[in-house]
């Protein structure tokens, strides 16, 4: 250089074009405990960037950044 994939909470994944973007676990707070862990209840926090299609895009196109794997 080309080619194929991928990109979502700190972290690991989900998510028929119409969901309140969810689950778990990190973290913060209660509750319990002489403390403390567990456990239980509650919170915060996320769709890489621009553009297109569509009434409506995490999702379909595509630029352009990153990362992965291949082919010289």
């Nucleotide at each position: 250089a080309c080619g194929c994939g991928u990109g979502u909470a700190g972290u690991a994944c989900a998510a028929c074009g119409g969901u309140u973007a969810g689950u778990a676990u990190u973290c913060c707070g209660g509750u319990c405990u002489c403390c403390a862990a567990a456990a239980c209840c509650g919170g915060c926090g996320a769709u890489g960037u621009g553009a297109g299609u569509u009434c409506g895009a995490u999702u379909c196109u595509u630029u352009c950044c990153g990362c992965g794997c291949g082919u010289g």